[in-house]
């Protein structure tokens, strides 16, 4: 230095759920708690992928609206979805 993840050490994350806070909502901070994971480490001004719609904007809807109903739409977010970028044992 590449691969690769059967075994070792030393660990190390923490899903659903619950409980607090935030937030329009996706989601998120901490707290508990463990389904898992060898990069569940960092990168969401970053390449695809996904979620969400406070606003905006179009349609309907209404006597009419500052109301309701679909629909669009990220500048909100997802790295535990794929990516890139780094790295501990070990094994060949």
């Nucleotide at each position: 230095a590449a691969u690769c993840g059967a075994u070792c050490a030393a660990g190390g994350c923490a899903a659903a759920c619950c409980c607090u806070u935030c937030g329009a909502a996706a989601g998120a901070c901490g707290g508990g708690g463990a389904c898992g994971c060898a990069a569940a480490g960092c990168u969401a001004u970053a390449g695809g992928g996904g979620c969400u719609u406070c606003g905006u904007g179009a349609a309907g809807g209404u006597c009419a609206c500052u109301c309701c109903u679909u629909c669009a739409u990220a500048u909100g977010c997802c790295u535990g979805c794929c990516a890139g970028c780094u790295g501990c044992c070990g094994a060949u």
Predicted 3D model of a 92-nucleotide RNA (c-di-GMP-I riboswitch aptamer). The prediction has a mean pLDDT of 83. Of the family's consensus pairs, 95% are formed in the model. Its Rfam family is "c-di-GMP-I riboswitch aptamer". Its family is annotated with cyclic-di-GMP binding in the Gene Ontology.